[in-house]
RNA sequence: UCCUCGAAACGGCAAACCACCCGCGAGAGUGGGACGCAAAGCCAGGGGUCCCCCGUGGACGGCCCGGCCACCGAA
Numbered sequence: 001u002c003c004u005c006g007a008a009a010c011g012g013c014a015a016a017c018c019a020c021c022c023g024c025g026a027g028a029g030u031g032g033g034a035c036g037c038a039a040a041g042c043c044a045g046g047g048g049u050c051c052c053c054c055g056u057g058g059a060c061g062g063c064c065c066g067g068c069c070a071c072c073g074a075a
Stems, first nucleotide, its partner, number of pairs: 005073002012037002017032004022027001035062001041068003045065003048060004052055001
């Protein structure tokens, strides 16, 4: 230095719910709020679930798998 791993530390993210707002809807955004998260950072690539105006259409990656990048450095 790198890989694996995840003690500690510095920090980070933000479930449910509420308010506003967008959308036919699943759901997204902003603010509050913390259930949790070592990738809960990015990518709809595969599976799965969900929505609809049922298609060469959408949503969910904090459902599982995969890819890429990344802070710290005990065992």